[in-house]
Context: one part of a larger RNA
Molecule: large-subunit ribosomal RNA, domain II
Organism: Candidatus Collierbacteria bacterium
């Protein structure tokens, strides 16, 4: 891993809603007796007890009432009768209570044959080196003693075999070993190594602490109990079809991945249009919006005035900043409003029309939500962020379209069909359906990826300036004078920088718009004339080009070929194009109507996508029990085939196999297999 099997809401008792049956103002027996019999049934007793028939108060206590109070006008609870016991599903409660599953925790036991320290008694350590202290002799010395020789054999001493260890590498890693081999290596007379017997236990022991070792897993051994510990946590949890069909929201919660109570679902039983739509009419409101001498804040210009201070004048006028007066102007606001909507809410009438809407009861699941679009808030008006509020979607929704894509666009699949009209979206080929019309635009393969900014293309019967009294470009000449303004400054001559920015001469020509120069010089430009001879400029709105532009297998930023339309505006007809619609045929479901006593039958016209999950109705599997069968002239089960049923499934039969089997009407459950790193067996 595959195949067989086995494998999970179960049972007892409580309460509680339905269904059902028996009896009823009642109902109903329990232990237990007695009969009956040995699979034990089912008759007889047994009111003891329970619940109902009366309630109301804390009670005393009174009652069709009572209580409250001093007393109720009063008011709460009650009174105008259905209850009971059984059996069955459904939930809850208590027990393991749907199954498997911890890591822990506690009792009692069992281990020192490994390994840890310890007692007891016993063994081993090859050869080689060094050469301690003592002693002996000699020599000196007044002794003390020192020195040489020699002898000695001492040591957690040196090297290195047995024996103990395990530093480094390699191999090895389903291995020769659940810890080894082989080369290297550390001790190798000691705090050595070792046989043997023995002592020390788990809340211990034992350790030259490493949390090391206590029989191959020790921050508390293992074994057996408690025990099916408990898991708000994970995974699983088995035929079949019909009906309807959620939520990921609220409050509270030692709560936040879990409850519990509402809200949304579903059945039942009431009720019967009370709901929703659409119209028409009445309401309240302070959002958009706007507004700003209508407050509250916030705020930006000019002009006038007042003063003040500077610049300039003989003085003034002028200017300059500031300030105050008055006006004008242009602006802002979730926490501003003199105003002020659209919806949206709420009441009223009509009207439309269904599987509508309320009450009460049974049953639930849901409390991780998610991308769009529109209103906000938090973040950078960043996020495939994050939180609210409105909306339809996905969750739980398949089918067309976006190359491919839960969320976007169309458009909700009950079954069939080799018919048909459509929607998104598309018609040159993949690849259905137009090589369609008309008229423009692009030339950029734009389309077929992107910004601010930059000088360009082309198109407009669109606006507007100039222009034969000469426009625009280009040549040619002029572009000066006072003056080198005043101030500053080394210098400041148009051109560092301040302040002023007049005049003259003129066709014109800045107290100067750029280069330059230390400062001038110097070369252009504004402006003018000549020359030329017919158009030139700016806007606008449409399409388009380059720059700005960088990624990692291979083009690869149209799905692709390829496209100058098969691109993009405008407009028009035609086609394709989905489980949508229709057209034929059918099935179901709930409703209405006719027929029927009633089951049920026809007709209508509607309805049937579905997770959690409520609710309905079947099919088979053992077993029992009744009833009527079948079988060696082949039972059951087994490989096949062949029919019927909507659908689990069923009927028939070759052939196999060789002794039981099943129909039918009831009861009972060890009653359905694919998933649990499932459990056992085969290969």
């Nucleotide at each position: 891993g595959c195949c067989g099997g086995c494998g999970a809401g179960u049972u007892a008792c409580u309460c509680a809603a339905c269904a059902c049956a028996g009896c009823a103002a009642g109902g109903u027996u329990a232990a237990c007796c007695g009969a009956u019999a040995u699979g034990u049934u089912c008759c007889g007793g047994g009111a003891a007890g329970c619940c109902g028939a009366a309630g109301g108060g804390a009670a005393a206590c009174c009652a069709a009432g009572u209580c409250u109070u001093a007393a109720c006008a009063g008011g709460g609870c009650g009174u105008g009768u259905a209850g009971u016991u059984g059996u069955g599903u459904u939930g809850u409660g208590u027990a393991g209570a749907c199954c498997c599953g911890a890591a822990a925790c506690c009792a009692g036991g069992u281990g020192a044959g490994c390994u840890a320290a310890c007692c007891a008694u016993g063994a081993g350590c090859a050869g080689g080196u060094u050469g301690a202290a003592g002693g002996u002799c000699g020599a000196c010395g007044a002794a003390a003693g020192u020195c040489g020789a020699c002898u000695g054999g001492a040591g957690g001493a040196c090297c290195g075999c047995a024996c103990c260890g395990u530093u480094g590498a390699a191999u090895g890693u389903c291995g020769c070993a659940a810890a080894a081999u082989u080369c290297u290596c550390g001790g190798a007379u000691g705090a050595c190594u070792u046989g043997u017997g023995g002592u020390u236990a788990g809340a211990g022991g034992u350790a030259a602490u490493a949390u090391g070792c206590c029989u191959a897993a020790c921050g508390a051994a293992c074994c057996u109990g408690g025990a099916g510990a408990u898991a708000g946590c994970u995974g699983g949890u088995u035929c079949u079809c019909c009906u309807c069909g959620a939520a990921a929201c609220a409050u509270g919660u030692u709560u936040u991945g879990g409850c519990a109570u509402g809200g949304c679902c579903u059945c039942g039983c009431a009720u019967u249009u009370a709901c929703g739509g659409u119209a028409u009419g009445g309401g309240g409101g302070g959002u958009a919006g706007a507004g700003u001498u209508a407050c509250u804040g916030a705020a930006u210009g000019a002009a006038c005035u007042u003063c003040a201070c500077g610049a300039g004048u003989a003085a003034a006028a002028u200017c300059g900043u500031g300030u105050c007066u008055u006006u004008c102007a242009a602006c802002c606001a979730a926490a501003c409003u003199c105003c002020a909507a659209a919806u949206a809410c709420c009441c009223a009438u009509a009207u439309c029309a269904a599987u509508u809407g309320u009450g009460c009861g049974g049953g639930a699941g849901u409390c991780a939500g998610u991308a769009c679009c529109c209103g906000g808030g938090g973040g950078c008006u960043a996020a495939g962020c994050u939180c609210c509020g409105g909306g339809g979607g996905c969750g739980a929704a398949a089918g067309g379209g976006a190359a491919a894509c839960a969320u976007c666009c169309c458009a909700g699949a009950c079954c069939c069909a080799c018919a048909a009209a459509u929607a998104a979206g598309g018609u040159c080929u993949c690849u259905a359906a137009a090589u369609a019309u008309a008229c423009a635009u692009u030339a950029a393969g734009u389309g077929g990826u992107a910004a601010a900014a930059g000088a360009c293309g082309u198109g407009u019967c669109a606006u507007u300036u100039c222009u034969c009294a000469g426009a625009c470009a280009c040549c040619u000449a002029g572009g000066a004078g006072g003056u080198c303004g005043g101030c500053u400054c080394a210098g400041a001559a148009g051109c560092a920088g301040c302040c002023a920015u007049c005049c003259u001469u003129g066709a014109a020509a800045g107290a100067a718009a750029g280069c330059g120069u230390a400062a001038c010089a110097g070369c252009u430009c504004a402006c003018u004339a000549g020359c030329c001879g017919a158009g030139a400029g700016a806007u606008a709105c449409a399409c388009g080009a380059c720059u700005g532009a960088a990624g990692a297998u291979g083009u690869a930023a149209c799905g692709a070929g390829g496209c100058u339309a098969a691109a993009u505006g405008u407009a028009u007809u035609a086609c394709c194009g989905a489980a949508u619609u229709u057209u034929g045929g059918g099935a179901a479901c709930a409703c209405g109507g006719u027929c029927g006593c009633a089951a049920g039958a026809c007709c209508g016209g509607g309805u049937u996508g579905g997770u959690a999950g409520a609710g309905g109705a079947g099919c088979g599997u053992u077993c029992u029990u009744g009833u009527a069968g079948c079988u060696u002239u082949g039972a059951a089960g087994g490989c096949g085939u062949a029919c019927c049923g909507g659908a689990a499934g069923g009927u028939a039969u070759u052939c196999u196999g060789g002794a039981g089997c099943a129909g039918c009407a009831a009861g009972a459950a060890g009653u359905g297999a694919g998933a649990a790193u499932g459990c056992c067996g085969g290969c």